[in-house]
């Protein structure tokens, strides 16, 4: 320096135009002499960043960051 791929909750990820979720983590509650485990219930998001397109963008267009791959 081109070239592909990823960026979403504390972690690991799904969501491919119309209200942003899962599962573990976390808090709380019942059970239990207690604890663990399972079982209810809930907390937590500027969707990497700017601008564009749309009645509407996490999701489609550009640009920029940073990771990982591969070529030189």
């Nucleotide at each position: 320096g081109c070239c592909a791929g990823a960026g979403u909750a504390g972690c690991u990820c799904a969501g491919u135009g119309g209200u942003a979720g899962a599962g573990c983590a976390g808090a709380g509650g019942a059970c239990u002499c207690a604890u663990a485990a399972g079982c209810c219930u809930u907390u937590g998001g500027u969707c990497g960043c700017c601008g564009g397109u749309u009645c509407a963008a996490a999701u489609c267009c550009g640009g920029c960051c940073u990771c990982u791959g591969g070529c030189a």
Molecule: transfer RNA
Organism: Opitutaceae bacterium